[in-house]
């Protein structure tokens, strides 16, 4: 140097051209003397950036940037 591959909440993780799914976490409230278990609700994502393409992009494409990985 050149080639695959992946980036989505704090963490992991699904999906798909029409404002995102679910565990964990974290807060409320119930329940206990209290805590843990359980129930119930809520908050919390500019879905890596930047352009195109489309009425309309997280998704298609194109440049970047990161980590992984294979070749040399």
């Nucleotide at each position: 140097g050149g080639g695959g591959a992946u980036g989505u909440g704090g963490u992991c993780u699904a999906a798909u051209g029409g404002u995102a799914u679910g565990a964990c976490g974290u807060c409320u409230g119930c329940u206990u003397u209290g805590c843990a278990u359980g129930c119930u609700g809520a908050a919390g994502g500019u879905c890596c950036u930047g352009g195109g393409u489309u009425c309309g992009a997280u998704u298609c494409c194109c440049a970047g940037c990161a980590u992984c990985u294979c070749c040399a």